[in-house]
Context: one part of a larger RNA
């Protein structure tokens, strides 16, 4: 390199957007680079095969012959591929008429709850646990009621229900604005698919500016528990946790299952549309399109299991994988305020 392979054994990049390459519907002309045939030339010689010959055999030796898959030049073929060219629509795409949505960004707004204040009404306990203590309270808590106010999350509705590419996204109203479905017809004519380098999003936690701070809470103090308890419980609290600016770039960033496309039993639910039958008025049944579960044949897989949302049958592309440890580590580079990230060995050693 080749093979083999990547759901759980090692192996899919977290996620997209594309640029170089790769690869590409259907019909007709060209043209003949690639192909694929013929012919010439080459392809030293030794070596190789092979047939014969010489040393008594044999090793060696010497002859024809064959091979040297190759590479030139030429002469045709033209199915496939590529170039170059006319057109087609069924990939792709845009119009139009409609739909559902937690799909992003800003403004603003509501109600519980909670804490706090102040005040009223009340008297001694509260809290809190397996049991306690610690912690609050007579300088009036705990409970109640009223007013006020702060900040954060939005109960039910809530649904293997929706959106989104992934991360993710849930009160209500408005502004702006991405995609995605259906229907029928027009329209442009392969305009596609993938994607290395590279640009961009990207939870949480942590960094940074300035803000904000009710609950919760790493760390930190206390109080039990226990031989000990740097822990599981309890009381208290600080960083964060929220908002804004920059950064970091990572996760069991899972469906531990790249991306397309085309094909391959069925049942059934459940969410957005559309057609027909029926009633005419709302339910029903059929038949479809797109997404979203379960249960199953063929097949597949070591098994579990997957099965039209494949992990089954074929293509195209990308990534990655090659025995554990060492070690996702040293060491350089890049990237970063830092924390660290990203690229990625080796000695030994089983």
């Nucleotide at each position: 390199c080749u093979g083999g392979g990547c759901g759980u054994a090692a192996a899919g990049c977290g996620c997209g957007c594309g640029u170089a390459g790769g690869c590409g519907g259907u019909g007709g002309a060209g043209u003949a680079a690639g192909u694929c045939a013929g012919a010439c030339g080459u392809g030293a010689a030794a070596g190789g095969g092979u047939u014969c010959g010489g040393c008594u055999c044999a090793a060696c030796c010497g002859a024809g012959c064959c091979a040297c898959u190759g590479c030139g030049u030429u002469u045709g073929a033209u199915a496939c591929u590529g170039c170059c060219u006319c057109a087609c629509u069924u990939g792709a795409g845009u119009c139009u008429a409609g739909a559902a949505g937690a799909g992003g960004a800003a403004a603003g707004u509501g109600g519980a709850a909670u804490g706090u204040a102040u005040g009223g009404u009340g008297u001694a306990g509260c809290g809190g646990u397996g049991g306690a203590a610690u912690g609050c309270u007579u300088a009036g808590a705990u409970a109640u009621c009223a007013u006020a106010u702060a900040g954060a999350a939005c109960a039910c509705c809530c649904g293997u229900g929706g959106c989104g590419a992934a991360g993710g996204c849930g009160g209500c109203u408005u502004u702006c604005u991405g995609g995605u479905c259906u229907a029928a017809g027009a329209c442009u004519g392969a305009c596609g698919c993938u994607c290395a380098u590279g640009c961009g999003c990207g939870a949480a936690a942590g960094u940074u500016u300035g803000g904000g701070g009710a609950g919760c809470a790493a760390c930190c103090g206390g109080g039990a528990u226990u031989a000990g308890a740097u822990a599981c419980c309890c009381c208290g609290c600080u960083a964060g946790u929220c908002c804004u600016u920059a950064c970091u770039g990572u996760a069991a960033a899972c469906g531990a299952u790249g991306g397309g496309u085309a094909c391959u039993a069925a049942g059934u639910g459940u969410a957005g549309g559309g057609g027909g039958u029926g009633u005419u008025g709302a339910u029903u049944c059929c038949c479809u399109c797109u997404g979203u579960g379960c249960u199953g044949u063929a097949g597949c897989u070591a098994a579990c299991g997957c099965a039209u949302u494949a992990a089954g049958u074929a293509c195209c592309c990308c990534g990655c994988c090659u025995g554990g440890g060492g070690a996702g580590u040293a060491c350089g580079g890049c990237c970063g305020c830092a924390a660290g990230g990203u690229u990625a060995a080796a000695a030994c050693u089983c």
Source information
A computed fold for a 350-nucleotide part of an RNA from a Candidatus Poribacteria bacterium, annotated as small-subunit ribosomal RNA, central domain. The prediction has a mean pLDDT of 90. NCBI's taxonomy places the organism under Bacteria, Bacteria candidate phyla, Candidatus Poribacteria. It matches the Rfam family "Bacterial small subunit ribosomal RNA". Rfam links the family to the GO terms ribosome and structural constituent of ribosome.